[in-house]
RNA sequence: ACAGACCGACCGCCGAAUCCGGCUGCACCCCCAGUGCAGCGGGAACCGGGGACCCACGAAGUCCCUUGGGGUGAAUCCGUCUCGCACGGUAGGGCUCCUCCUGGCCCGAACCCGUCAGCUAACCCGGUAGGCGGCUUAAGGGGAGACAU
Numbered sequence: 001a002c003a004g005a006c007c008g009a010c011c012g013c014c015g016a017a018u019c020c021g022g023c024u025g026c027a028c029c030c031c032c033a034g035u036g037c038a039g040c041g042g043g044a045a046c047c048g049g050g051g052a053c054c055c056a057c058g059a060a061g062u063c064c065c066u067u068g069g070g071g072u073g074a075a076u077c078c079g080u081c082u083c084g085c086a087c088g089g090u091a092g093g094g095c096u097c098c099u100c101c102u103g104g105c106c107c108g109a110a111c112c113c114g115u116c117a118g119c120u121a122a123c124c125c126g127g128u129a130g131g132c133g134g135c136u137u138a139a140g141g142g143g144a145g146a147c148a149u
Base pairs, nucleotide, nucleotide: 010134011133012132013131014130018044019043020042022040023039024038025037026036027035028034045128046127047126048125049124050123055118068116069113070112071111072110077089078088079087080086081084092107093106094105095104096103098143099142100141101140102139
């Protein structure tokens, strides 16, 4: 000097998963104040579930089957075959660094309730996790805004 990796700050992505106080204990500190860590308990905002009238569903007969039903989420459904956690597609969803269009690139899972729940005002209950990328890098065009001259 170059390259790579890691950490921190910063910028950004999926997602509701963010913000603001308070109390107690410990530590730093001579004390106060302040800072950090841990625990507890609140508020706002956002998200989800349960839950009336009305509406919806349902009602009779026969045969067959036994494999219930529901929720979060974009994540449903279909086909093929060598039947592999395979391949192809698809409803639907995300990214492209202010935004829109075009173009391009991706996802199309997983989990939970426990025999039970349509909608649903009042009311009741719960969640605020987790996982990633970049680090001057960003495809083109249009529009808007701000700043500077």
This is a predicted structure of a 149-nucleotide RNA (c-di-AMP riboswitch aptamer (ydaO/yuaA leader)) from Actinoallomurus iriomotensis. The sequence was found by an Rfam model in a public genome assembly. The organism belongs to Actinoallomurus, within Bacteria. It matches the Rfam family "c-di-AMP riboswitch aptamer (ydaO/yuaA leader)". Gene Ontology terms of the family: cyclic-di-AMP binding and regulation of gene expression. Rfam describes the family as follows. This family represents a conserved RNA structure found upstream of the ydaO and yuaA genes in Bacillus subtilis and related genes in other bacteria. The ydaO/yuaA element is thought to act as a genetic 'off' switch for the ydaO and yuaA genes in its native state.